[in-house]
The RNA shown here (transfer RNA) has 72 nucleotides and comes from Gemmata algarum. Its mean pLDDT, the model's own confidence on a scale to 100, is 80. RNAcentral holds the sequence, with entries from ENA and Rfam. The same sequence occurs in records of 2 taxa. Rfam family: tRNA. By type it is a transfer RNA.
RNA sequence: UCCGGGGUAGUUCAACGGUAGCAACGCCGCGCUCUGAACGCGGAGAUGUUGGUUCGAUUCCAGCCCCCGGAA
Repeated sequence: UCCGGGGUAGUUCAACGGUAGCAACGCCGCGCUCUGAACGCGGAGAUGUUGGUUCGAUUCCAGCCCCCGGAA
């Protein structure tokens, strides 16, 4: 430099172009308990970035950034 794959919450990971982005673990609060754990209820928290297409983009397209693999 070129080719392929990937980037969503602290971590792991869902989501035919369509209501208000799923969940688990973790975190916070409450209940329970003598206390803690476990369990139950509730809560906060995310689409790498800039544009484009579209009535509508996590999803499609392009540039850039980053990670993994391959070629040279």